The prediction has a mean pLDDT of 84. The RNA shown here (FMN riboswitch aptamer (RFN element)) has 130 nucleotides and comes from an Ilumatobacteraceae bacterium. Rfam family: FMN riboswitch aptamer (RFN element). Rfam links the family to the GO term FMN binding. Rfam 15.1 lists 6,230 matches to the family in 5,120 species. Rfam describes the family as follows. The RFN element is a highly conserved domain that is found frequently in the 5'-untranslated regions of prokaryotic mRNAs that encode for flavin mononucleotide (FMN) biosynthesis and transport proteins. The model forms 100% of the base pairs in the Rfam consensus. It was read from a public genome assembly, where an Rfam model found it.

């Protein structure tokens, strides 16, 4: 002391107030929130990644219909204008937009649940080549 590898830890926020109603944190007004890496300069909406869901293959288990682990592919939302600057869809000003699935006395980005889960990735330690 690099890549890779191993171990451990960490790794998501948010309906004030009001209206209608038998009932709504789900509707209406309004409020609030923004994972990870990258990018000439700080990003929910530029590029990419992650969860859920669908799916290929292998293996394991079993009540033989599935379940689980790993894995393949798919699916996967949203921005403009002005200003500054060498450089910004990232900063400043203004106005916008977006948000899985299941549940629910009534439709959910914010409540409950799968989830004491998984996880992009971050940090520390170890081992190895030279």
């Nucleotide at each position: 002391c690099a890549c890779c590898c191993c171990u451990u830890g960490c790794a998501g926020g948010g309906u004030c107030g009001g209206g209608u109603g038998a009932a709504a944190g789900u509707c209406c007004c309004a409020a609030c929130c923004g994972g990870c890496g990258g990018u000439u300069a700080c990003a929910g909406c530029c590029c990419g990644c992650g969860a859920a869901c669908c799916u290929u293959g292998u293996c394991a288990c079993c009540u033989c219909g599935g379940u689980g682990a790993c894995u393949u592919g798919g699916c996967c939302g949203a921005c403009u204008c002005a200003g500054u600057g060498a450089a910004a869809u990232u900063c400043u000003g203004a106005g916008g937009c977006c948000g899985a699935c299941g549940g629910u006395c009534a439709c959910a980005g914010u409540c409950c649940g799968g989830a004491u889960g998984g996880g992009a990735g971050c940090a520390a330690g170890g081992a190895c080549a030279c």